[in-house]
Context: one part of a larger RNA
Parts: sequence; structure tokens; C1' cells
RNA sequence: UGACGGGGACCCGCACAAGCGGUGGAGCAUGUGGUUUAAUCUGAAGCAACGCGGAGAACCUUACCAAGUCUUGACAUCUUGAUGACAGUCCCGUAACGGUCGCUUUCCUUCGGUACAUCCAAGACAGGUGGUGCAUGGUUGUCGUCAGCUCGUGUCGUGAGAUGUUGGGUUAAGUCCCGCAACGAGCGCAACCCUUAUCUUCAGUAGCCAGCAGGUAAAGCCGGGCACUCUGGAGAGACUGCCGGGGAUAACCCGGAGGAAGGUGGGGAUGACGUCAAAUCAUCAUGCCCCUUAUGAUUUGGGCUACACACGUGCUACAAUGGCGUAAACAGAGAGUAGCGAGCCCGCGAGAGUGAGCUAAUCUCAAAAAUCACGUCCCAGUUCGGAUUGUAGUCUGCAACCCGCCUACAUGAAGUUGGAAUCGCUAGUAAUCGCGGAUCAGCAUGCCGCGGUGAAUACGUUCCCGGGCCUUGCACA
Repeated sequence: UGACGGGGACCCGCACAAGCGGUGGAGCAUGUGGUUUAAUCUGAAGCAACGCGGAGAACCUUACCAAGUCUUGACAUCUUGAUGACAGUCCCGUAACGGUCGCUUUCCUUCGGUACAUCCAAGACAGGUGGUGCAUGGUUGUCGUCAGCUCGUGUCGUGAGAUGUUGGGUUAAGUCCCGCAACGAGCGCAACCCUUAUCUUCAGUAGCCAGCAGGUAAAGCCGGGCACUCUGGAGAGACUGCCGGGGAUAACCCGGAGGAAGGUGGGGAUGACGUCAAAUCAUCAUGCCCCUUAUGAUUUGGGCUACACACGUGCUACAAUGGCGUAAACAGAGAGUAGCGAGCCCGCGAGAGUGAGCUAAUCUCAAAAAUCACGUCCCAGUUCGGAUUGUAGUCUGCAACCCGCCUACAUGAAGUUGGAAUCGCUAGUAAUCGCGGAUCAGCAUGCCGCGGUGAAUACGUUCCCGGGCCUUGCACA
């Protein structure tokens, strides 16, 4: 000087408290451990591994296993030689591979050749998801969006160092004010960026009968018009600016006015110096080591989907604030040409047939669902709950046996609110309800977004956890 303390003082955070809803019990989904296996490829390991890499394992992917094959190689460059094509048919074989038939005869040309493609042989070499993240780059997590981390000159100290950065106030903030042997500066904070909340203006192939006229069974459907909504360009607006009180006459705090919005308005992006030899050699790059008729390459089939069990994360429930039936209403944000697919028609249905329109404010996906109204059930393992199983099917795809989603009929398990313990959340939030997208042939309870309905509580900082600053002690560096 740091680190540490079941030392002290001050302060903050869904840290506790006050509340609301969960997990832990059940069934299932999914990840992990373990066990099993020919193989169950591999990484990740307290917080900060475990619906994580993986935004999607039937083949492929695929790295694993078994069997069959290749050895200048599936891929790249070069040297020497040969041929002029490739594609396609048939046979053997699980396929790779091997054999056969066949037809066409590339580009430029000074007719020597050259370019390009294929093949054979030899050799330089290729190749490796093999090892080391404790050799590395790059990228990332974490403390933490916490308020800190430093430097120049000066001064003090023999020196390590100190000062500045401490003190009195204040703030979300090392934010600002005052004081001070310090005076300044840098990286962080804040602001500048995006979005959302209000208004003005400009522009109208979506919106409106608002105002005019016509028409229909009905409909912005048509004429017409940009007023409103909306869309997307440009601006305005919020700055403690104004008033009162407090404060040191300061910074600032409390209250009020006006205002769509008030004291960083809400949300996002943005992550200082550093810490953990944190993670990643399997995104990629890369040193060194290792393999080179194999640790490389290729094909078929299997496996990654196993199952006495244990844990994490979720979904669905246990019902009446509900289940079922009928009828009626209201979104936002997205996606679409190898696509979205209306309407008609067939089917109980998943879907099938036909196919308008749309490269999309124009057409389509598209039905929003909770909600409301009426009816029914009457507290039961039930008209709750839907696992499991049987049968028959649909779709995608060479192919759904291992191993896909969905549909119909039948079947109708556990479960009556969950021990110790533990998690999230402070407002358009929690809770609850549906919708879309990426990946994707097909496959979503996961992930990323979108809107609808919409709470309760916060006295307070004694305690638990984490963090900041000052001070004190000294087993430690």
C1' cells in the first nucleotide's frame, strides 16, 4: 500500500421487510449426472454448467459404433505424360465401388501449340471436429451500468509511498457546491444515438361518409375529397425554465403552477482500469506435439432417442373467479414466388381437389384468445384432469420399424394445492390470455418478439446476501 475481520461509522440494491405468483409433491416435455451399451460423439461444472454451444439428431447433419471400400486421396497448388469432353443406358452389389453400351467431339490458333476438362503414374504435398484454452490471437461470461480507475507538474516523506481522490453538504453518479498544498488532465458517469408519450407542417394508390351526389341484399363498393385516423420526412416541446419554503446568500431538497409529459419522463443500445491461468484449439485463426494404406477419405446400417435411479429448467393440472355448448366483439408486430394460398367443392377431422390474387400499407397467412350474453353441470376423482394404450387415418419426405408432427373413435393413470427449503417481481410491472418469427422438407411445452386484460404492497434498514466510501486492528501478500 492492499487483502481480510462473527471491528466501528455512513450509504445503496426486489438484499431483507410488506405483498402477489411460483418451484420443491403428480403426469409429461427437455437438459445434465449416473448406469447400460458395439456406440450411447463432444464441450459447458457454485453464483457466472444443466430448454446452455444445438435458430430445430429419421437419412444427411455426425464428430461415435459395426461392416464394406480408397490411398497424391472427398478438397488445393505445381512438375512430366495421355485423351478430347461431360451427361445418359444396362449389369453386379445393401451402397460406395466395379464393368458395359452409347452418342456428341469444347475455346483461341501463325496448325507447332495454348486455355479448359478428364484420366494414369511418380513425387512435392493434401487432410485431421487428433492433443494442449496452463503456449496464443480473436470473441464471450462475471463482479457491474457498480462509481470507480489513473496520469502530468508541484509539495511532503531517507524510502516504499502520500497528497490530489480526504473533509462539510448534495446526487442515480469521483454528480455538483464549499473548503483545503495542491493545480490541472485522461478513461469511466452524464449528454450526443434509437424507440415511445403531445403538437405543428409537408405528402396522400391504406383511412373517412366527416361534408356532397349516386348505387346495393350488404360492403369505401364506385364518383369525389385529404378534414380526421394512419403512414414517414421536417420541426416544436422539458431546461429545476417560473412561483413559495428550506439550505451557507451555494450545490441542492420539499411543495405548487402551467403542461401531453416534471425533475435522468418510460424502454433500449452503450460495460472504465482490472478480477477469476474463468469459457472457447469443436465458429474461425494459430505455435508446438501427434497420425500419414490412417487419428485422413467414402458407403450402408445402427447410435446420439437406451433406463433400477438422482438433480435442474419448463408445460399441463388438481377445478365453479371453473368445465362444456351456442351466439356476438375488440389487437399489435411479423412472414410470403421452389412461397403465402382466398373462394368453391369433398371429408366428422387432420387434410384432399381445383385455383383467384399477391414480389405485398393493395393479395394471403388470419380464426385473435382471454372477455361479454344465454344455457347446462352441482362439488363428485366428477361433464375436473388428461397420461397411457388399442384401432383406423392424414401430411412431409427416397424412406416415419428403431425414431416425426397431427386427426378421429375407444381407453381414462397419477393428481384434491404440495415437507425442509427455495425463486421471480415495484406499474402498464407481476399474474393471466392469445398472435407472429427465426431455424426448418417435416418436427416447439424451448428461444426471440408482439399486443389484449390488468393487480397487491413498500412502515422501514434491526437482521440475511452482494456492493461503495471513510476509519481501526494486523495471522497474510
Small-subunit ribosomal RNA, 3' major domain from an uncultured bacterium, 477 nucleotides, folded computationally. The full RNA is in RNAcentral, with records from ENA. Its mean pLDDT, the model's own confidence on a scale to 100, is 84.